[in-house]
Molecule: transfer RNA
Organism: uncultured Bacilli bacterium
RNA sequence: GGGGGUAUAGCUCUAACGGCUAGAGCGUCUCGCUUGCAACGAGAAGGUUGUGGGUUCGAAUCUCCACUACCUCCA
Numbered sequence: 001g002g003g004g005g006u007a008u009a010g011c012u013c014u015a016a017c018g019g020c021u022a023g024a025g026c027g028u029c030u031c032g033c034u035u036g037c038a039a040c041g042a043g044a045a046g047g048u049u050g051u052g053g054g055u056u057c058g059a060a061u062c063u064c065c066a067c068u069a070c071c072u073c074c075a
Stems, first nucleotide, its partner, number of pairs: 001074007010026004019057001028044005050067004054062001
């Protein structure tokens, strides 16, 4: 320098074909239970879906464009 892949909650992931309010597990917080802790039960908070654009009535979703970060292959 060239090809390919990944980017969604604090972490790991789901979300067929574009359309319900983007969900789950773990974690965090509150309450219950306990002498206390853990476990268990109940509830809550937490996302501009990497950034900016395009298309569309409508985009996490597109054989769309540019950029950023990381992984990988070729040289």